[in-house]
Context: one part of a larger RNA
Molecule: small-subunit ribosomal RNA, central domain
Organism: Ehretia macrophylla
RNA sequence: CUGGGAGUAAAGGGCACGUAGGCGGUAAAUCGGGUUGAAAGUGAAAGUUGCCAAAAACUGGCGGAAUGCUCUCCAAACCAAUUCACUUGAGUGAGACAAAGGAGAGUGGAAUUUCGUGUGUAGGGGUGAAAUCCCCAGAUCUUUGAAGGAACGCCAAAAGCGAAGGCAGCUCUUUGGGUCCCUACUGAUACUAGGGUGCGAAAGCAUAGGGAGCAAACAAGAUUAGAUACCCUGGUAGUCCAUGCCGUAAUCGAUGAGUGUUUGCCCUUGGUCUACGUGGAUCAAGGGCCCAGCUAACGCGUGAAAUACUCCGCCUGGGGAGUACGGUGACAAGACCGAAACUC
Numbered sequence: 001c002u003g004g005g006a007g008u009a010a011a012g013g014g015c016a017c018g019u020a021g022g023c024g025g026u027a028a029a030u031c032g033g034g035u036u037g038a039a040a041g042u043g044a045a046a047g048u049u050g051c052c053a054a055a056a057a058c059u060g061g062c063g064g065a066a067u068g069c070u071c072u073c074c075a076a077a078c079c080a081a082u083u084c085a086c087u088u089g090a091g092u093g094a095g096a097c098a099a100a101g102g103a104g105a106g107u108g109g110a111a112u113u114u115c116g117u118g119u120g121u122a123g124g125g126g127u128g129a130a131a132u133c134c135c136c137a138g139a140u141c142u143u144u145g146a147a148g149g150a151a152c153g154c155c156a157a158a159a160g161c162g163a164a165g166g167c168a169g170c171u172c173u174u175u176g177g178g179u180c181c182c183u184a185c186u187g188a189u190a191c192u193a194g195g196g197u198g199c200g201a202a203a204g205c206a207u208a209g210g211g212a213g214c215a216a217a218c219a220a221g222a223u224u225a226g227a228u229a230c231c232c233u234g235g236u237a238g239u240c241c242a243u244g245c246c247g248u249a250a251u252c253g254a255u256g257a258g259u260g261u262u263u264g265c266c267c268u269u270g271g272u273c274u275a276c277g278u279g280g281a282u283c284a285a286g287g288g289c290c291c292a293g294c295u296a297a298c299g300c301g302u303g304a305a306a307u308a309c310u311c312c313g314c315c316u317g318g319g320g321a322g323u324a325c326g327g328u329g330a331c332a333a334g335a336c337c338g339a340a341a342c343u344c
Base pairs, nucleotide, nucleotide: 004315005314007298008297012312014199015198016197017196021192022191025086026085028083029082030081033079034078037073038072040070041069042068048064049063050062051061052060053059089189090186091185092184093182095180096179097178101175102174103173104172105171106170107169108152113147114146115145116144118142123134124133160167161166204245205244206243207242209240213239214238218234219233221231256311257310258309259308260307261306264289265288266287267286268285269284270283271282272281273280274279293300294299317344318343319342326337327336328335
């Protein structure tokens, strides 16, 4: 390379947009580049192979193949090209609808903490048990007022939205996508996507703010043989905001994207139509069970891991190793590409 694979054994890129490339709906006409068929030429010799002569071998003679190329002719299904059409793929439009989709601004109540104040007196806190810790300079509890930051209880759900990461108090502004329905319009404009570009939790980094609670590091108290831990009391970065980096996660459905075909049942969400028997029909989406089929099994099972096709990325024994070297980008941390010796 071929072949075979990828839910869990090695293997789906974190996700999207999109360039090259690959691949691509129906019908008709033209063309004859590819393709199919036929004939001819050529395909040196040696070699190979068949026959004949001769024969130990070599040798001599005649033929074949040499899957190729060139030219001529025929056909026009398929591929390509050109032209004219079509509407079911795709998109646009009209009318409705649902939603924690994104961004910005404003605003609300509960709770924790701190501070002020009134009342009041000896403990409070914490644990398996304790101690460190706070407290007669008046704590804890309780009344009332203030400050400040962060998160949004109930509703809440197997729910909803988003490409993924993710998104939840309420209101306003702005903005993206989706579904249903009517078929008015365009007429293949589609799918995938190397390289590329953008987005991408948390932690971390830079600068300027903010800092209630929580809390790496750190300190102290316990436990213990020890305890650089688990438990407790404190506590700094950080967590929050703005701007800019980083670009990784068990970024998981451990399941790439798209399209078609294929038994049924139950529930939920959003539409449309129809019924009034709280049902029926039909789309889109989210869950549960199952037939066939698939699977090593577990299980999957119309949202497939069934059955087919198109395109991309990936795998090829374990360790060494996601390491070394080299390169690219990064402020750094680290990221991406990524071996071999050796060993079993």